[in-house]
RNA sequence: AGUUGAGGUAGAGGCGCGGUGAACAAUAGUACCCGGGUUGAGGUUAGGGAACCUGUGAAAUCGGGGAAAGGGAACAUCGCCGAAGCCAACCGUCUCCUAAGCGGUUGAGCUGGGUCCGGGUCGAACAGGUCCGGGACUGUCACGCACGAUAACCUCAAAAUCGUCCGUGGAGAGCUAUCUCGUCC
Numbered sequence: 001a002g003u004u005g006a007g008g009u010a011g012a013g014g015c016g017c018g019g020u021g022a023a024c025a026a027u028a029g030u031a032c033c034c035g036g037g038u039u040g041a042g043g044u045u046a047g048g049g050a051a052c053c054u055g056u057g058a059a060a061u062c063g064g065g066g067a068a069a070g071g072g073a074a075c076a077u078c079g080c081c082g083a084a085g086c087c088a089a090c091c092g093u094c095u096c097c098u099a100a101g102c103g104g105u106u107g108a109g110c111u112g113g114g115u116c117c118g119g120g121u122c123g124a125a126c127a128g129g130u131c132c133g134g135g136a137c138u139g140u141c142a143c144g145c146a147c148g149a150u151a152a153c154c155u156c157a158a159a160a161u162c163g164u165c166c167g168u169g170g171a172g173a174g175c176u177a178u179c180u181c182g183u184c185c
Stems, first nucleotide, its partner, number of pairs: 005181007014081001016080006024072001032065004037061002042053003046098003084111003087107007112138002115135008140170005146164005
């Protein structure tokens, strides 16, 4: 000096990601409790078994009282940029089994990011999460076309470098900057 083989540090994408907090809406006049009337055998469950409640009246209905958890848009605050989410396997929890839900561990498994549409699923939900498929947008790198800029005292010279537009493609194990070691001269 060049390169990027290895490692470190600091950053960028933007309605960016996640945690916590109080209030609020909804859950819901639901679950549950009480009372009596009608009625008269079921109910607890998505299904099955077991167990429990029930003629001391189940379920349904009428009247009175009447929640909560998870989830939620905005606000405040904290931590961040595989932030995080999902998937798979295993374990635990919910009375037992299956399914679903919740929590944990492992995985070089998938996803750059937000958004809109359709379908599935969780959910009380038209909220939100998530999966599959599709659309436009956006950030980044590579390649390609076009245009412009950059040269010593002056003129000229653009293979090279940088910038802009357009197109194609890739993926975060990425990208940018910088430091150290290594390799080569």

Predicted 3D model of a 185-nucleotide RNA (Lysine riboswitch aptamer) from Firmicutes bacterium UBA4882. The model forms 96% of the base pairs in the Rfam consensus. Rfam family: Lysine riboswitch aptamer. Rfam describes the family as follows. Riboswitches are metabolite binding domains within certain messenger RNAs that serve as precision sensors for their corresponding targets. The sequence was found by an Rfam model in a public genome assembly.